Molecule: transfer RNA
Organism: Bacteroidales bacterium
RNA sequence: CGGGAUAUAGCUCAGUCAGGUAGAGUACACGUCUGGGGGGCGUGGGGUCGUGAGUUCAAGUCUCACUAUCCCGA
Numbered sequence: 001c002g003g004g005a006u007a008u009a010g011c012u013c014a015g016u017c018a019g020g021u022a023g024a025g026u027a028c029a030c031g032u033c034u035g036g037g038g039g040g041c042g043u044g045g046g047g048u049c050g051u052g053a054g055u056u057c058a059a060g061u062c063u064c065a066c067u068a069u070c071c072c073g074a
Base pairs, nucleotide, nucleotide: 001073002072003071004070005069006068007067010026011025012024013023020057028044029043030042031041032040033039050066051065052064053063054062
C1' cells in the first nucleotide's frame, strides 16, 4: 500500500438477510426466602448501536467517507 472481517448496556453476544417500540445472559442496586454467608426467586436502573454525512415518513439495519482492532497478500 491492496483485500477481507469485526465495532450494539460494565462484560459476552443476538437483532442486519427482509428498514417499522433496541433485546438476552452475566454483572450492579433493591426486595424476598435463609440464624448468617453462599445460593434461589422477583423487581429495577443502565445504550448518542465506533465517528461523521447521505437516502427515507422512519436507519442498529441501506449508501459514502473516516477511526480502532484482527486476518490475508505485497